A computed fold for a 1520-nucleotide RNA from an invertebrate metagenome, annotated as small-subunit ribosomal RNA. Its Rfam family is "Bacterial small subunit ribosomal RNA". Gene Ontology terms of the family: structural constituent of ribosome and ribosome.
């Protein structure tokens, strides 16, 4: 310092997360030690116990208790009595102290707090200083003593007594108060000081030593006492400035706000009171409402900030709740009082009694937070002369890993790399020098032993001084503590865990689960190979701790002041005027408020930061030193800004001439068209739609002609134009009226800008009166159209539209772009005005528009009409839903407009581009795509597959196009994998190896369905002699599996599609994904080619090489040919030749738009062009890009994982795949004359074929055939097998269920085969069904094609072959042409899709769950108001008690006031609520199908009405 998530990919915007830090911190697993700190955040709940405030005999009356002494008595323990010029001391009296110290943060938005100040408006006990004083009198009281009431608590009554307790008197200054003069000073008030008079007001005493004497008295000391100034030191009041959240708190206030006068107070002041007046606050946030102690500081953060206020300090405030005042220097008192409230305890029922938010400690609550220690040693305060006394303040200890610092848990050596665990290609790897082993150390702990500091006063004692004091000497005191430390023994000994290990994030494997059971900050793991879930090894990070959870800052520039935005992501107000408010033009000058400097003076310590110093270091602690933005006061600058006074004209504005316009308001006016009415004429249909119906019309429609009425709108010009702030204006003609520009010179003289609140305007839609109504047109009705059609199309048709006056105040009210100013290249168009023209234009200005530099922008675009450059003010944003919604309030006749939340919920929504899919978008192009033509299928028989069904099985698989005469190029057994039955299994066969043998098998008997079991006979083969074959036994290794998973895979296939595509390197261009090249013009079968051009080249494809054919040739002639020569036959290349042909097989020519004419620049293309067998690829095969369907196959084979092992393996016999109501595909035969039947006759090709007996088989015989024989010829193959059919000729049959057509049945054979029944083919007879050309649909084909005729071959004993794969015979028709359908390809445009349209997506309803609003009511809480009553107290009054007197206190009585209680209305704010609303989340529900492509009716805003629901329609707008 980032970084993960939106997306196929990208850039931005935008939120969620994370990594760091900190805690008074809880929980989890785990613990060795010290050091230093910290510990009820929760119920300001209730409290048992015990302690936390005394202390003074030198104030004072005593004398309960203890101690001493005496004296008595004694059982020798001790009792008892006296003693206070003994020692002390319970209660009391009286003094100071309890107002500090300790607690806690309820309350409190406020002079509470912090900061600066002022107090000429004040108080201050103890201290400390100065000055004077301390003189005389009296009357009580408590105790004690007697006596009583009461349970208790606390009293009554009588008598008696002191005091530094009370009272009275004198004395009196520098107190007060009043009069009079002088002075200084000052801030408005007034202060201070001097001198004179007048009045008024004080005290206490004890001690200590002398001295005289008696009961004291003087003088002396020291602590007091009193009066008064000054001082400290605390505290009171006043003031500036700072101090949370809410405007869904907007007005508040009657003592209010101010005079005058009194009171009343330590003072001032409405503090109180009486009168007068009517003020005060308040948008710079009044009053209300919520939260809350403030600060020094703490924690983060670069900082500015943000959060927090624990401990420690410094201030407030509270002390069971709420009022009151006493005392007092100080209180409206935490361990004081009174009175009330609740709550707790005691009771004799009649009353008392209490207050832990001091320290222990209990309950209780809570994740949570200690001992009912110790000691007054030391620090501080109380009291005292003092010495000491008490002190839960304080010091110490105990408890807790709560933080935080420091230290350990050992160091060296050590490879056989041990065992053992893990992993593994079984070679090893790794835990790993880690451990044993082997030597060293001893921190800490255990033993043993020595051992501080923290102590200094205090007394004593000397010395000097003034008996106060000061200095030195001695020196009792230690809770903590036998602690810290320090030495010594012995001995690796006493001491390591926790979280992670998919990214982020440092760290990986194996088992085990198998969308389970789990994990999880996010993102997201888990559905059989999990590095994400548990387990283990291994590893990583931190350490006496580590995780995890909760909170804060940070990161987040994600409230942006430092530091952001606002066309399209969340955001410019509908426009304007306009008060306050903010900001402001040149120039002088004076001030000197901002503002800058310098100085003082505050910012308390702690804290922080730097440095030093000492705990052995660090933490901790100590010294020094900085730092501290504020506020103040003084003095100083004067450029800025501000004030105040002058001047100036560039902004503004005003006068004069022109001027352009749909500016607006009011009054007239005019023609066109629609509608309707009348009236003529005139006949059957009009009108509407894709089609049609509805409706209108024979009572006369439309459609024509006149001829009236009536409302609304304004046809051409017209624009891309103009005007206006903006909504928004449009025939014309007046009239009234606002604004704008442009020229000129003149006047004012900064009058400017923007503007929160305010006001005005504001489309349509909508309301209200009241008119008006052709047209159109929600709702409404019919009619179509659909599964429905509350829609789209159609007929009609009300509100409304339209005018007047009112109101609503909203729109995609849009340039999605607030206003005003100023500054930054250009081109070109247009509207209006001035000048100047050489009449072409040219300059200058205000406007409207497009294009573009520079800039700027995520881009998209914006660009002098900014979205650049700066500047001033408004508004407005701050992840997506919920939601512009609920609530409150405003405002409206109401619709409803403005303000406008949260709770849940989500981890994305969202802009812009980008490259693809789609699109019932658009443009080119192409295919037997269509269209033209043949000829089928769909119909009928049958023959196959394939669904369903059936079954003991009907084995599996192939299922839109890309399954279905497919896998399967041969299911009777076998195949076979199903099924029924019987059986085998240390796992049978079989392979390789090893080595030893010499059998295996035939032959047969018997059981048995038959595997298989029991048995009997018989016995190798070749040879180089080395050894092979062959065979079962033995070891050894490997079982098997057509069992799952083709979504775990190799392989090999199908489809796009033989369609022309897909790509890379370099450069170029964009922030980037990407583009570019490969688009464009043109050509082509083609990404072929040429051209242009930021591209230039290249691959994989195409094309071409390769193989058949089509032509000529060269060579070669045998099984092949035979023209010429011989030769022979009934005949035949049969034979001798030959190579001339044909052929056959090798090789070469040959076509390449090579020539010609036209058309182009070129490529090319056209020609009934030439040559030439062939002509534009000559035809026909092989080849099938990068990918696309998780396409198809684990049943050809292979192969991971996973299941089965007396069975899911394997044998065998029989069954079955061959079924049969049905429905599809695929063919085959027909339905007949372009035909059937017969008889005769011509011409092919491409195959195949026995060396192991298994093959093809000619002729000849026989049989009607199928076929048999021929002991079959001839063939190991251009030799032999080997022969086509259609077609031709002839003759019949005459349009019929036929001499068509063959199914289907019987009978009777033939053949292959152990074996023809389920279940073969074929032949002969006979039988002779359907079928007469096929609905809707739908296939296949552009030439040697289509159709049509045979022929071969493969598997294969044999067939199910009509099927597949080849061959050849005979051989059309048509194509005008791309407008439709269906595929693809280019390019373009949308686009919310990217699992790519079989996308995506939206509302009702139905289920669950959640939160929340109304809501009839209840229920409480808080702060008031009004009314009754009213304790203490506290003012005021009255006089009968009281009193020695005084009326000063008290005491009753009466009035005020006033905690509290009650009654009562209204209202805030919470809870609880039958019902009800709407939302919102939840794999697999229901209706439809509203958006997104022209989403199939473009779509969206406003607003009205309708409607199951999206939604539809009218009506203005907007293009997004």
């Nucleotide at each position: 310092a980032g970084a993960g998530u939106u997306u196929g990919a990208u850039c931005c915007u935008g939120g969620c997360u994370c990594a760091g830090g900190a805690u008074u911190a809880a929980c989890g697993c785990u613990g060795g030690c010290g050091g230093c700190a910290a510990g009820c955040u929760u119920u300001a709940u209730a409290c048992a116990u015990g302690c936390a405030a005394g202390u003074c005999g030198a104030g004072g009356g005593g004398u309960a208790a203890u101690g001493c002494a005496a004296u008595a008595c004694u059982u020798c323990g001790g009792u008892a009595u006296u003693g206070u010029u003994c020692a002390a001391c319970g209660a009391c009296c009286g003094g100071c102290g309890a107002a500090c110290g300790g607690g806690u943060g309820a309350g409190u938005a406020a002079c509470a707090c912090g900061u600066a100040u002022g107090c000429a408006a004040c108080c201050u006990a103890c201290c400390c200083u100065a000055u004077a004083u301390u003189g005389g009198a009296g009357a009580a009281u408590a105790g004690c003593u007697c006596u009583u009431g009461u349970a208790a608590g606390c009293g009554g009554g009588a008598a008696u007594u002191a005091a530094u307790a009370c009272u009275c008197c004198a004395u009196a200054u520098u107190a007060u108060u009043c009069u009079a003069a002088a002075u200084u000073c000052a801030u408005a008030u007034g202060a201070g000081u001097u001198u004179a008079g007048a009045a008024u007001g004080a005290a206490a005493g004890c001690u200590u030593u002398u001295a005289c004497u008696u009961u004291g008295u003087a003088a002396u000391u020291g602590c007091g006492a009193u009066a008064u100034g000054g001082g400290a030191u605390g505290g009171g009041c006043a003031u500036g400035c700072g101090u949370c959240c809410u405007a869904u708190u907007a007005g508040c206030u009657a003592g209010a706000u101010g005079g005058u006068g009194a009171g009343a107070u330590a003072a001032c002041a409405g503090c109180u009171c009486a009168c007068c007046a009517u003020g005060g606050c308040u948008a710079c946030g009044a009053u209300a409402g919520g939260u809350a102690g403030g600060g020094g500081u703490u924690c983060u953060g670069a900082g500015a900030g943000g959060a927090a206020g624990u401990a420690c300090c410094c201030c407030c405030a509270c002390a069971u709740u709420g009022g009151c005042a006493c005392u007092g220097a100080g209180a409206u008192a935490a361990g004081g009082g009174c009175c009330a409230g609740a709550c707790u305890c005691c009771u004799a029922u009649g009353g008392g009694a209490g207050g832990c938010a001091g320290c222990a400690g209990u309950a209780g609550g809570g994740a949570a937070u200690a001992u009912u220690g110790g000691u007054c040693a030391a620090u501080g305060g109380g009291c005292g002369a003092a010495a000491g006394c008490g002190u839960g303040a304080a010091c110490c200890a105990g408890c807790u890993a709560u933080g935080u610092c420091g230290c350990g848990u050992g160091c060296a050596g050590g490879a056989a790399g041990a065992a053992g665990g893990u992993c593994u290609a079984u070679u090893g790897a790794u835990u790993g020098u880690a451990a044993a082993c082997u030597g060293c150390u001893u921190u800490u702990g255990u033993g043993c032993g020595g051992g501080a500091a923290a102590a200094a006063u205090a007394a004593g004692c000397u010395u000097c001084u003034g008996u106060g004091g000061a200095a030195g000497c001695u020196g009792a005191u230690g809770a903590u503590u036998g602690u810290a430390c320090c030495g010594u023994a012995a001995g690796a000994a006493u001491a390591a865990g926790u979280a992670c290990c998919g990214g982020c994030u440092a760290a990986c494997u194996c088992c085990g689960u198998g969308c389970c059971a789990g994990c999880a900050g996010c993102c997201g793991c888990g559905g059989u190979a999990a590095g994400a879930c548990g387990g283990a090894g291994g590893g990583u990070g931190c350490a006496a701790g580590c995780g995890u959870u909760a909170u804060c800052c940070g990161g987040a520039u994600u409230u942006a002041c430092u530091g952001g935005g606002u066309u399209u992501a969340a955001a410019g107000g509908g426009u304007a005027u306009g008060c306050a408010g903010g900001u402001g033009g040149c120039u002088a000058a004076g001030u000197a408020a901002g503002u800058c400097u310098g100085u003082g003076g505050u910012a308390a310590a702690a804290u922080c930061u730097g440095g030093c110093a000492a705990c052995u270091c660090a933490a901790c602690u100590g010294c020094c030193a900085g730092u501290u933005g504020g506020c103040u006061a003084c003095a100083g600058a004067u450029a800025c800004u501000g004030c105040u006074u002058g001047g100036c004209u560039a902004g503004a504005g005003u006068a004069u001439a022109g001027u352009a316009g749909a500016g607006g308001u009011g009054a007239g006016u005019g023609g066109a068209a629609u509608u309707u009415u009348a009236c003529a004429a005139g006949u059957a249909g009009c009108g509407g739609u894709g089609a049609a119906a509805u409706g209108c019309g024979u009572a006369g429609a439309u459609a024509u002609g006149u001829a009236a009425a009536g409302g609304a709108a304004c046809u051409c010009c017209g624009a891309u134009a103009g005007c206006g702030a903006a909504g928004g204006c449009a025939g014309u003609u007046c009239a009234c009226u606002g604004g704008g520009c442009u020229a000129u010179u003149a006047c004012u003289g900064a009058c400017a800008c923007u503007g929160a609140g305010a006001u005005a305007c504001g489309a349509a839609a909508g309301c209200g009166u009241g008119g008006g109504u052709a047209g159109c047109a929600a709702a409404c009705a019919g009619g179509u159209u659909u599964a429905g059609a509350u829609a789209c199309c159609c007929u009609g048709g009300u509100a409304g539209u339209c005018c007047a006056c009112g109101c609503u105040g909203u729109a995609a009210a849009c340039g999605a772009u607030g206003a005003u100013c100023a500054c930054u290249c250009g081109a070109u168009a247009u509207g209006u005005g001035u000048u100047u023209u050489u009449c072409g234009a040219a300059a200058u200005g205000c406007g409207u528009g497009u294009c573009c530099a520079a800039g700027c922008g995520a881009a998209a675009g914006c660009g002098u009409u900014a979205a650049g450059u700066g500047a001033u003010c408004c508004a407005c944003c701050u992840g997506g839903g919920g939601a512009g919604u609920a609530u409150g309030c405003u405002c409206g006749c109401a619709a409803g407009a403005g303000u406008g939340a949260a709770a849940c919920u989500u981890a994305a929504a969202g802009g812009a581009a980008u490259u693809g899919a789609c699109g019932g978008g658009g443009a080119g192009c192409c295919g037997u795509a269509c269209a033209a033509g043949c000829a089928g299928u769909g119909g009928a028989g049958c023959a196959u597959g394939u669904g369903g069904u059936u079954u003991a099985a009907u084995u599996c698989g192939a299922u839109g196009g890309u399954a279905c005469g497919c896998g399967a190029g041969g299911a009777a057994c076998c195949u076979u994998a199903c099924c029924u039955a019987g059986g085998u299994u240390u796992a049978a066969a079989u392979g390789c190896a090893u080595a030893a043998c010499g059998a295996c098998g035939c032959a047969u008997u018997g059981a048995g369905a038959a595997a298989u079991c029991a048995g009997u006979g018989u016995u190798u083969c070749c040879u180089u002699c080395g050894g092979g074959a062959c065979g079962g036994a033995a070891u050894g290794c490997a079982a098997g599996g057509u069992g799952u998973u083709g979504c775990a895979u190799g392989g090999c296939c199908g489809u796009c599609g033989u369609c022309a595509g897909c790509u890379c390197g370099u450069g170029c261009c964009g922030u980037g994904a990407g583009g570019u090249g490969u688009u464009g013009g043109g050509u082509u079968a083609a990404g072929u080619c040429c051209u242009g051009a930021a591209a230039c080249g290249a691959g994989c494809g195409c094309a071409a090489c390769c193989c058949c054919u089509a032509u000529a040739u060269u060579u070669a002639g045998u099984u092949g040919c035979c023209a010429g020569c011989g030769u022979g036959u009934a005949a035949u290349g049969g034979c001798g030749g030959g190579g001339a042909c044909u052929c056959u097989a090798a090789g070469u020519a040959g076509a390449c738009u090579g020539c010609c004419u036209g058309c182009g620049g070129a490529a090319g293309c056209a020609g009934u062009g030439a040559g030439g067998a062939a002509g534009g690829a000559g035809g026909g095969g092989a080849u099938g890009a990068a990918g696309u369907c998780a396409g198809g196959u684990c049943a050809u084979c292979a192969u991971g994982a996973u299941c089965c092992u007396u069975a899911u393996a394997u044998c065998u016999a029989g069954g079955g795949c061959u079924a049969c109501a049905c429905a599809c595909g695929u063919g085959c035969u027909a339905c007949a004359a372009u035909g059937g039947u017969g008889u005769g006759u011509a011409c092919a090709g491409c195959g195949a074929g026995u060396u192991u007996u298994u093959g093809u088989g000619a002729u000849c015989u026989g049989g009607u055939a199928a076929c048999a024989g021929u002991g079959a010829a001839g063939c190991u193959a251009a030799u032999c097998u080997u022969u086509a059919a259609a077609g031709c000729a002839c003759a019949u049959c005459u349009c019929a269920g036929u001499u068509c057509g063959g199914a289907u049945u019987g009978a009777g054979g033939u053949c292959u085969g152990a074996a023809a029944c389920u279940c073969g083919a074929c032949c002969u007879c006979a039988u002779g069904a359907a079928g007469u050309u096929g609905g809707a649909a739908u296939u296949g084909c552009u030439a040697g094609u289509a159709a049509u005729c045979g022929c071969g071959c493969a598997u294969c004993a044999g067939c199910a072959a009509u099927g597949g794969c080849g061959c050849g015979g005979u051989g059309a028709a048509u194509a005008c042409g791309u407008u439709c359908c269906c595929g693809g390809c280019u390019c373009u445009u949308g686009u919310a899709c990217a699992c790519a349209c079989c996308g995506c997506c939206c509302a009702u309803c139905a289920a669950g769950c959640c939160a929340u609003g109304g809501g009839a009511a209840u229920u409480g809480a808080a702060a008031g108001g009004a009314c009754u009553u009213a304790a203490a107290g506290a003012c005021g009054g009255u006089u009968u008690c009281c009193g020695u007197a005084a009326g000063a206190a008290g005491a009753a009585c009466c009035g005020u006031u006033u905690a509290g209680a009650g009654u009562u209305a209204a209202g805030u704010c919470a809870g609880u609520g039958a019902c009800u609303a709407a939302g919102g989340c939840u794999a697999a529900g229901u209706u439809g199908u509203a958006a997104c492509a022209a989403g199939g009716u473009a779509g969206c805003c406003g607003u009205a009405c309708c409607g199951g629901a999206a939604g539809g329609u009218g009506u203005g707008g907007c293009u997004g």

The coordinates come from a structure-prediction model, not an experiment, and the mean pLDDT is 81.